About this RNA:
This is a predicted structure of a 75-nucleotide RNA (transfer RNA) from a Rhodospirillales bacterium. The same sequence occurs in records of 2 taxa. Rfam family: tRNA. Its family is annotated with triplet codon-amino acid adaptor activity in the Gene Ontology. Its mean pLDDT, the model's own confidence on a scale to 100, is 82. The source organism's lineage runs through Bacteria, Pseudomonadati, Pseudomonadota, Alphaproteobacteria and Rhodospirillales. The RNAcentral record of the sequence draws on ENA.

[in-house]
RNA sequence: GCCGGCGUAGCUCAACGGUAGAGCACCCGCCUUGUAAGCGGAAGGCUGCAGGUUCAAAUCCUGCCGCCGGCACCA
Numbered sequence: 001g002c003c004g005g006c007g008u009a010g011c012u013c014a015a016c017g018g019u020a021g022a023g024c025a026c027c028c029g030c031c032u033u034g035u036a037a038g039c040g041g042a043a044g045g046c047u048g049c050a051g052g053u054u055c056a057a058a059u060c061c062u063g064c065c066g067c068c069g070g071c072a073c074c075a
């Protein structure tokens, strides 16, 4: 330099054009003599950034940034 994959809640991941979800963690409650476990509930994200397409974009397109892998160069 070229090609591909990934970037969504604190963490691990879903959602593949039509209201952004789950598990764990954190917080509150129940249970317990108490803690853990278990059960219930609440909170938490403008989906890496900027544009474009569309009635509508996390999703499709373009550029950029970051991470991972492959190829090439290394005179």
Stems, first nucleotide, its partner, number of pairs: 001071007010024004018055001027041004048064005